[in-house]
RNA sequence: GCCGGAGUGGCGGAAUGGCAGACGCAGCGGACUCAAAAUCCGCCGGGGGCGACCUCGUAGGAGUUCAAGUCUCCUCUCCGGCA
Numbered sequence: 001g002c003c004g005g006a007g008u009g010g011c012g013g014a015a016u017g018g019c020a021g022a023c024g025c026a027g028c029g030g031a032c033u034c035a036a037a038a039u040c041c042g043c044c045g046g047g048g049g050c051g052a053c054c055u056c057g058u059a060g061g062a063g064u065u066c067a068a069g070u071c072u073c074c075u076c077u078c079c080g081g082c083a
Stems, first nucleotide, its partner, number of pairs: 001082007010025003018066001027043005045056004059075005
């Protein structure tokens, strides 16, 4: 240099162009217990708000579309192959 693959909450990892984050782990609160472990219930991306809610968020940017994590283009990073 060329070809292919990948990038999503703290971690793993799903999602047919249609509520972004299923499910699991970790974490937090509660129940149970003398206490703990295990188990069960609830919560669990960032910011704002007393709250109802608002707003941003799938590596970065642009495009297509009513609608993009998903399709197209460029860039970055990582992995594999070829030279």